[in-house]
Context: one part of a larger RNA
């Protein structure tokens, strides 16, 4: 010189990409990080349409009415000479009419039933949860890496071949009694399934003394989509082997299921995996056994190389889930957000009993020189589910903090000599800062506002669909306008004067500097390196 998941100290304007709990695998408040399917199933609620049943009376239509009305007949009688006017009595049609009786029965309200409706869904049933995420605590070999081997399994997915028939028992919800503070829970009664049982039938499956003996299925529907059975691929997984993979002899002898046979048992499959007999054997100075440390690898640092050193982000691979057992289920666990037990520890409580597990995402305390938002969307990418639409997805896609690191890009440019003032400086003449700055003239990256405004969108086509986001980008106004510092100056090591200090304060990576002319200590004014960074300190080469 280079590095670095840094830190500290002084300073600090922008963007892009990355990267961010290295300590105490300590402890957690709180939200969220695995659900999906009603085209598997019976319910339950709303929802809609038909119908019934009870109420219910809007509204039509009959009849009767006390009573009012008085068209019309009618002609006593009056005036007149008459013609004719006027006109009581009486009779006496339609009309209105509170209120009785009686008929029709809309709207609305309650309950019921039906199913071509829709939709929501606890529950039971499937698939998923073993995957994705996180983390390195333990293991030095049941790891890992790299060449091999086989005695073996596989859910989903892709080929082919053959089959999908017949009965039955229940339970869950639910009702209905009841216990308990809760957490849950206990009777008893009724139902469904692709749920669970039995029976048939099968073969190129399975056993197997080669006679013969055993095992299977699930609906649904218009097609689809499924179920079993049996053979093949993919793609994982599951066992065996050589090799290589720290440090230690102040660890020198381990080792009884230990070594190997034989039988039986277990496994999906070899195997002391495990039993019971029978043999004494197995390992070691080429380091056994112990002790210490420590995930492995691709890679990453540095170097010319060999090589040392490192195992942060991203990738494959083991291990791990408070800490210490175990098993269930299932293709797969001996299971982070499953289950049993026991152990700390915390937390509710009626004190009887209960509930938890951030080494998922974001956050809190501690401890610590130190490491971030309790942020947005599932638009894409990927994954569960599901015939789809779509649902969940703290995977991922995004944003925001931190100069933590790269890497770019600014803090102006061109002119300007009265070599201006002001500061050190002087041998007092002057000489440095210095075209430096004023001043003139231009730009406008960048800053601010204004207007336009993507790609990322792909799912036969055609519409639709964007968290990021009015963000990149583009255009146009404004105006030098928002934007520089740290370190070091005595050699190694670029770059020196002046003044205060007095072996004091005090510097220092080594050598070593300061006891009165200090280029080494403090300041200053000059120069030097490096620049949004510059020192120091830790670790590596």
């Nucleotide at each position: 010189g280079g590095a670095u998941g840094a830190a500290c100290g002084c300073u600090g304007g922008c963007g892009g990409c990355g990267u961010a709990g290295a300590u105490a695998a300590g402890g957690c408040a709180u939200g969220c990080a695995a659900g999906u399917c009603g085209a598997a199933c019976g319910g339950a609620c709303c929802u809609u349409g038909u119908c019934c049943u009870u109420u219910g009376g809007a509204u039509c239509g009959a009849u009767a009415a006390a009573g009012u009305a008085g068209a019309g007949u009618g002609g006593a009688g009056u005036a007149g000479c008459a013609a004719u006017a006027c006109a009581a009595a009486a009779c006496g049609a339609a009309g209105c009419g509170a209120u009785a009786u009686u008929u029709u029965g809309a709207a609305g309200a309650a309950g019921g039933a039906c199913g071509c409706u829709g939709g929501u869904u606890a529950g039971u049933g499937g698939c998923g949860a073993a995957c994705g995420a996180g983390g390195u605590a333990g293991u030095a070999a049941u790891a890992u890496a790299u060449a091999g081997g086989u005695a073996u399994g596989u859910c989903c997915c892709c080929c082919c071949g053959a089959g999908u028939c017949g009965u039955g028992a229940a339970u869950a919800a639910c009702g209905c009694a009841c216990c308990g503070a809760a957490a849950g829970g206990u009777g008893u009664g009724c139902u469904a399934a692709u749920a669970c049982a039995c029976g048939a039938u099968a073969g190129u499956c399975c056993u197997u003394c080669c006679g013969a003996g055993g095992u299977a299925a699930a609906g649904u529907u218009u097609u689809u989509c499924g179920c079993u059975c049996g053979g093949g691929g993919a793609a994982c997984a599951g066992c065996c082997u050589g090799u290589a993979c720290g440090a230690u002899a102040u660890c020198a002898g381990c080792u009884a299921g230990u070594u190997g046979g034989u039988a039986c048992g277990g496994u999906a499959a070899u195997g002391g995996c495990g039993u019971a007999c029978c043999a004494a054997g197995g390992c070691u100075a080429u380091g056994a056994c112990g002790u210490c440390u420590a995930g492995g690898g691709g890679a990453g640092g540095u170097g010319a190389g060999a090589g040392c050193c490192u195992g942060a982000c991203c990738c494959c691979c083991a291990c791990c889930g408070a800490u210490g057992g175990g098993a269930c289920u299932g293709a797969g666990a001996c299971a982070c957000g499953g289950c049993c037990c026991a152990u700390a520890c915390a937390c509710c409580u009626a004190c009887g009993g209960g509930u938890g597990g951030c080494u998922g995402c974001a956050g809190u305390c501690g401890a610590g020189a130190a490491u971030g938002u309790u942020c947005c969307a599932c638009a894409a990418u990927g994954g569960a589910c599901g015939a789809a639409a779509g649902u969940c997805u703290g995977a991922u896609g995004g944003a925001g903090u931190g100069a933590c690191g790269c890497c770019g890009c600014g803090u102006g440019a061109u002119u300007g000599a009265u070599g201006a003032a002001g500061u050190g400086g002087u041998u007092c003449g002057c000489c440095a800062c210095g075209u430096a700055a004023a001043g003139a003239u231009c730009u406008u990256u960048u800053a601010u506002g204004a207007g336009g405004g993507a790609a990322g969108a792909a799912g036969u086509a055609u519409a639709u669909u964007g968290a990021c986001g009015g963000u990149a980008c583009c255009u146009c106004a404004u105006g030098a306008a928002u934007a520089a510092g740290g370190g070091g100056u005595u050699g190694c090591u670029a770059a020196a004067c002046u003044c205060g200090u007095g072996c004091c304060a005090g510097c220092a990576g080594c050598a070593g500097c300061g006891g009165u002319a200090a280029u080494a200590c403090g300041a200053g004014u000059g120069c030097c390196c490096c620049g949004a960074g510059c020192g120091u300190u830790a670790u590596c080469c």
Model confidence (mean pLDDT): 83 of 100. Small-subunit ribosomal RNA, 5' domain from a Candidatus Nomurabacteria bacterium, 541 nucleotides, folded computationally. It was read from a public genome assembly. Rfam family: Bacterial small subunit ribosomal RNA. Taxonomically the source falls in Candidatus Nomuraibacteriota (Bacteria, Bacteria candidate phyla).